[in-house]
A computed fold for a 69-nucleotide RNA from Levilactobacillus brevis, annotated as transfer RNA. The sequence is in RNAcentral, with records from ENA. It matches the Rfam family "tRNA". Rfam classes the family as a transfer RNA. The source organism's lineage runs through Bacteria, Bacillota, Bacilli, Lactobacillales and Levilactobacillus. The coordinates come from a structure-prediction model, not an experiment, and the mean pLDDT is 81.
C1' cells in the first nucleotide's frame, strides 16, 4: 500500500428497512432498611445518497483491529 472486520448513552450489548431504538450495569430523586421497590436523565463516530421510511442498503471519510505485502 492492498484487502477484511468493528464503531449505538460512563461500560457491556440487542434491533439488519417499518410504532416510542429494547436489556444489563453504574448515574440522579423519592419511598425507608429490603443486597429490596417506584420514577427519572442520557446514544445509532462523522458527510452525503437511495427509498414514503435507514442502527440497517450504498458512497466517502474518521478511529481502532487483523491478514498480506
Nucleotide at each position: 500500500g492492498u484487502c477484511g472486520c468493528u464503531g449505538u448513552a460512563g461500560g457491556c450489548a440487542a434491533a439488519u428497512g417499518g410504532u416510542u431504538a429494547a436489556g444489563c450495569c453504574g448515574c440522579c430523586a423519592g419511598c425507608u432498611u429490603a443486597u429490596g421497590c417506584u420514577g427519572g436523565a442520557g446514544a445509532u463516530g462523522c458527510g452525503g445518497g437511495u427509498c414514503c421510511g435507514a442502527u440497517u442498503c450504498c458512497c466517502g471519510u474518521c478511529a481502532g483491529u487483523g491478514a498480506c505485502a